[in-house]
RNA sequence: UUUGAUAAAGGCAAACCUGACAAAAGUCAGGGACGCAAAGCCACGGGUCCUCGCUUCCUUUGAGAAGGCAUCAAUGACUCCCCGAAGGACCUCAAGAUCGCCGGGCUGCCGCAA
Numbered sequence: 001u002u003u004g005a006u007a008a009a010g011g012c013a014a015a016c017c018u019g020a021c022a023a024a025a026g027u028c029a030g031g032g033a034c035g036c037a038a039a040g041c042c043a044c045g046g047g048u049c050c051u052c053g054c055u056u057c058c059u060u061u062g063a064g065a066a067g068g069c070a071u072c073a074a075u076g077a078c079u080c081c082c083c084g085a086a087g088g089a090c091c092u093c094a095a096g097a098u099c100g101c102c103g104g105g106c107u108g109c110c111g112c113a114a
Stems, first nucleotide, its partner, number of pairs: 001114002004110001011036002016031006034100001040106003044103003047098003051094001053093001056089007064081001066079002069076002
């Protein structure tokens, strides 16, 4: 340096449960072990995941402007433009998440064997 043994000493901690944070994906802490020779660290490339934000569309509702129709008038419903609120849907971008998805980078215990 390679390498991962029916080695040794250890290490980490999936699902799930509890609490907290977040819009969510997910994260942290405690419990708990499915597994892991880097299941140590880094979002660098790819993949996957999420949608508070941006854009677009639809429905409901409120305010304002315009238009024609019915009408003696008051008034009525309708059309259209614009703004706000609530709910729903889609795509893209952006942001976020995932290193226990893959690759890459950095670091590390031990010594059967080469």
The RNA shown here (c-di-GMP-I-GGC riboswitch aptamer) has 114 nucleotides and comes from a Gammaproteobacteria bacterium.
Its Rfam family is "c-di-GMP-I-GGC riboswitch aptamer". Clan: c-di-GMP_I riboswitch clan. Rfam links the family to the GO term cyclic-di-GMP binding.
Lineage of the source: Bacteria > Pseudomonadati > Pseudomonadota > Gammaproteobacteria.
The model forms 91% of the base pairs in the Rfam consensus.